Predicted 3D model of a 72-nucleotide RNA (transfer RNA) from Clostridia bacterium DTU068. The source organism's lineage runs through Bacteria, Bacillati, Bacillota and Clostridia. It was read from a public genome assembly. Rfam family: tRNA. It is annotated as a transfer RNA. Its family is annotated with triplet codon-amino acid adaptor activity in the Gene Ontology.

[in-house]
RNA sequence: GCUGGUGUAGCUCAGCGGUAGAGCAGCUCACUCGUAAUGAGCAGGUCGUCGGUUCGAAUCCGACCAUCAGCU
Numbered sequence: 001g002c003u004g005g006u007g008u009a010g011c012u013c014a015g016c017g018g019u020a021g022a023g024c025a026g027c028u029c030a031c032u033c034g035u036a037a038u039g040a041g042c043a044g045g046u047c048g049u050c051g052g053u054u055c056g057a058a059u060c061c062g063a064c065c066a067u068c069a070g071c072u
Stems, first nucleotide, its partner, number of pairs: 001071007010024004018055001026042005048064005
């Protein structure tokens, strides 16, 4: 330099055009003599950035950024 993958909650990941979700972690409550476990609930997101398409974009398109892999 070229090609491809990935980027969504603190972490690991779903979601492939129509309300952003799960597990773990965190907080509160219940249960317990107490802790753990278990159960119920709560909070936590400019969906990497900027544009475009669309009535509507995390999702489709382009550029860029970061990262991983391959080629040279």